């Protein structure tokens, strides 16, 4: 770095250092010198893999496999403004003709898996 799957309406801050732009891209709102982003610490959130438990199927037993289930934060990543901050393409349906909802897709994020 290109594919395949599954999931984004929940959750979860301080303290040091730096110093000007950040919030993937565009538009739109916003965050930001009352120090934002980023880094370092410390702290918390989360069950996506691990792992432990009972089911089941297979075995003399092990091994092994199956779909959900409860637990687990001491193992591997993730995360701690804003619904993935809202919109982009495409169908519906409302209605005050601009606009608002709803469903799908696209991009994007994170885990696993295969190369």
């Nucleotide at each position: 770095u290109a594919c395949u799957c599954a999931u984004c309406g929940a959750g979860a801050c301080c303290a040091g250092c730096c110093g000007a732009g950040g919030g993937a891209c565009a538009g739109g709102c916003c965050c930001a010198u009352u120090g934002a982003c980023g880094c370092u610490g410390g702290g918390g959130c989360a069950a996506c893999c691990g792992c432990u438990u009972a089911u089941c199927c297979u075995u003399u037993a092990c091994c092994g496999g199956a779909a959900a289930a409860a637990g687990u934060a001491u193992g591997g990543u993730g995360c701690c403004a804003a619904c993935u901050c809202c919109u982009g393409c495409g169908a519906a349906g409302a209605u005050u003709u601009a606009u608002c909802u709803u469903c799908g897709a696209c991009a994007g994020a994170u885990g696993a898996g295969a190369g």
Predicted 3D model of a 115-nucleotide RNA (SAM riboswitch aptamer (S box leader)) from Asticcacaulis sp. UBA2476. Lineage of the source: Bacteria > Pseudomonadati > Alphaproteobacteria > Caulobacteraceae > Asticcacaulis.